[in-house]
RNA sequence: CCGGAUGACCGCGUGCAAGCGAGGAAAGUCCGGACUUCAUGAAGCGACGGUGCCGGGUAAUACCCGGCUGGGGAAACCCAAGGGAAAGCGCCACAGAGAACAGUCUGCCCUGCGUGCAGGGUAAAGGUGAAACGGUGGAGUAAGAGCCCACCGCGGGACGGGCAACCGAACCGGCAAGGCAAGCCCCACCGGAAGCAAUGCCGAAUAGGGGUCUCACUAUGGGCGCGCUUCCGCCCGAGACCCGGGUUGGCAGCAAGACCCUGCUGGCAACAGCAGGGCCAGAUGAAUGGUCAUCCAUCGGAGCGAUCCGAGGACAAAAUCCGGCUUACAGGCCAU
Numbered sequence: 001c002c003g004g005a006u007g008a009c010c011g012c013g014u015g016c017a018a019g020c021g022a023g024g025a026a027a028g029u030c031c032g033g034a035c036u037u038c039a040u041g042a043a044g045c046g047a048c049g050g051u052g053c054c055g056g057g058u059a060a061u062a063c064c065c066g067g068c069u070g071g072g073g074a075a076a077c078c079c080a081a082g083g084g085a086a087a088g089c090g091c092c093a094c095a096g097a098g099a100a101c102a103g104u105c106u107g108c109c110c111u112g113c114g115u116g117c118a119g120g121g122u123a124a125a126g127g128u129g130a131a132a133c134g135g136u137g138g139a140g141u142a143a144g145a146g147c148c149c150a151c152c153g154c155g156g157g158a159c160g161g162g163c164a165a166c167c168g169a170a171c172c173g174g175c176a177a178g179g180c181a182a183g184c185c186c187c188a189c190c191g192g193a194a195g196c197a198a199u200g201c202c203g204a205a206u207a208g209g210g211g212u213c214u215c216a217c218u219a220u221g222g223g224c225g226c227g228c229u230u231c232c233g234c235c236c237g238a239g240a241c242c243c244g245g246g247u248u249g250g251c252a253g254c255a256a257g258a259c260c261c262u263g264c265u266g267g268c269a270a271c272a273g274c275a276g277g278g279c280c281a282g283a284u285g286a287a288u289g290g291u292c293a294u295c296c297a298u299c300g301g302a303g304c305g306a307u308c309c310g311a312g313g314a315c316a317a318a319a320u321c322c323g324g325c326u327u328a329c330a331g332g333c334c335a336u
Stems, first nucleotide, its partner, number of pairs: 001332002004295007012021003023315001027326002030324005035195004041231005048191005053067005068082001069080004083186002088184002090180003105126002107122007134152005153175001154173003159168003199252004209243007221236005257279001259278008296313001298311005
């Protein structure tokens, strides 16, 4: 990437007829939109949810493309929820002396004496662990130590390159800053709600709802406008009459569109533009099926062989529609 092929007959859905009639996932319903209805007074502060390297693509995205950084690999290439751990809190099993403002179990060194104990120094050596408080070498010391020095690592502000993420040599600093944010949190940005059983129209009755009239009532009150504050706006009880009302009933929504195929142009690519051609399910206790024939993949048997006989195709099936992601999948094809 393909998802058995062709034909005949019978049947089903749709359509006046001609004709058309499941998928790469129609699936999970995890994201993003179109569309529809409802909601939406202003300002500030919060709360809740989401996203999280950079640039581009797109209707949009958590998707795709191209990069950067880190990791893996001999390489081709592959993988990453990839802002912040020198703001704070929290956690770090077991083992281990010690798991984060360090620390002496063994060892090493010094002192004391009662000569194998006590006090002190030491993170260099051993041991534990996923991780032990920078690494290697030197100088130094009683033994040692960023205590000091060189290189590496780390941090800093300029400089050069790049749209950017980021990269680079030099200079300065001094050893400070263990890990975890798919723990709380901090920072930046984004965010109304519900969904085709939406929604509109037709359609008996009831409830709720609206209007008019009459009576009652006045407030320093109560309620509504997602939480709080300020401002602002609206509403308030009873009766009569009228309007009106929508149950999985019918119709619309509902299939000509971010559509499909071919070619050209631009672009590394995702993709975009232009030209020509095409029409491709529309059910609703829900159609898309069955039989036969020939052939194909595959399997079994027979035969030296040509061949013959038999079996026989996975995962799964629309329900408003698109773009993604994820998961399932017999067998086959292509590339590395």
A computed fold for a 336-nucleotide RNA from a marine eukaryotic metagenome, annotated as Bacterial RNase P class A. Its Rfam family is "Bacterial RNase P class A". Rfam's curators write: Ribonuclease P (RNase P) is a ubiquitous endoribonuclease, found in archaea, bacteria and eukarya as well as chloroplasts and mitochondria. It is annotated as a ribozyme.